[in-house]
This is a predicted structure of a 245-nucleotide part of an RNA (large-subunit ribosomal RNA, domain VI) from a groundwater metagenome. Its Rfam family is "Bacterial large subunit ribosomal RNA".

Context: one part of a larger RNA
RNA sequence: CAGAUGUCAGAAAGGAAGGGACUUCUAGUACGAGAGGAACGGAGUCUCGGCGCCUCUGGUCCACCUGUUGUCCGGCAGGGCAAGCAGGGCAGCUACGCGCUACGGGAUAAGUGCUGAAAGCAUCUAAGCACGAAACCCCCCUUGAAAAGAGACAUCAUAGGACACUUGAAAAACACAAGUUUGAUAGGAGCGGUGUGUACGCACGAAGCUUCGGCGACGUGUUCAGCAUGCGCUCACUAACAGUC
Numbered sequence: 001c002a003g004a005u006g007u008c009a010g011a012a013a014g015g016a017a018g019g020g021a022c023u024u025c026u027a028g029u030a031c032g033a034g035a036g037g038a039a040c041g042g043a044g045u046c047u048c049g050g051c052g053c054c055u056c057u058g059g060u061c062c063a064c065c066u067g068u069u070g071u072c073c074g075g076c077a078g079g080g081c082a083a084g085c086a087g088g089g090c091a092g093c094u095a096c097g098c099g100c101u102a103c104g105g106g107a108u109a110a111g112u113g114c115u116g117a118a119a120g121c122a123u124c125u126a127a128g129c130a131c132g133a134a135a136c137c138c139c140c141c142u143u144g145a146a147a148a149g150a151g152a153c154a155u156c157a158u159a160g161g162a163c164a165c166u167u168g169a170a171a172a173a174c175a176c177a178a179g180u181u182u183g184a185u186a187g188g189a190g191c192g193g194u195g196u197g198u199a200c201g202c203a204c205g206a207a208g209c210u211u212c213g214g215c216g217a218c219g220u221g222u223u224c225a226g227c228a229u230g231c232g233c234u235c236a237c238u239a240a241c242a243g244u245c
Base pairs, nucleotide, nucleotide: 003156004155005154006153007152008151012143013142014141015140018048019047020046021045022044023043024042025041031036049101050100051099052098053097057095058094059093060092064088065087066086067085068084070081071080072079073078090230104138105137106136111131112130113129114128161245162244163243164180165179166178167177168176185239186238187237188235189234190233191232192231193229194228195227196226201222202221203220204219205218208215209214
C1' cells in the first nucleotide's frame, strides 16, 4: 500500500469489403400495326478485389535420398571441393490450389407526395405528415480498461507474480504460449508414418581382354533394401538443477 487470477462488456479507433458481368424463370409477357422487345422480383454461374488456410493440385524445399563429371584424400568403402551438375522430395512457406466474402434497419440528398394556410383559389412547406440512393449511421470484420468518470462479474487473498532453466506451428529485443521430476518441455532411444529407390559386403553370372596366372563394365540374389527424418506415439536415459526477488 490493496491486490491477484480468470471471464466479460464496449467508450473509442481502423475497414471499401465489397464491385461487376452473364444465364435462366418472370416472358416471347407488358409495350408495339409489325419488326422487335423490357422491368420489379426469384434462382444459378463466373469474374475482379478482400480476409484466412495448406486437405487436394502446382511451385519451392541450400533438412534429406539417388545418379553422375572433374579433382584430392595411395586403392576399396566413405568423403571434401560456392548445393559441381542432374532426378525426386515430407514438414514449412506459398498460388496457379481451397474456404468465406448475406440480409436487414435508421436518418437523409436530388426527387416524389399527403394535408395545408399566409393569399376564400392554388401551392410538397410556412406548422404537421409520408416516401426516396452503392454515399452517411447501425448491422458485419479487426483492435479495444491508460475510457483520468481509468469499468463489471466470479474466485482467491500471503494470494499472486517475476527472475532462472527446458522449449515452441510464438518471436527482432520484449511479449505470447507449453513445461520445470507430483515431469513427456527439449534432446536421445524404440516403434509407426514419410522421403528416396534396392546400400556395403558376399555369392553367382557376364560382353570381352589376357603375359593363360587371371582381369572384367554391368546384371541377378541377399534386398520394398540401405540411408534419412524439422512428423506422430511410447520410454525419464540426458537436461529442466540449485535457488533468488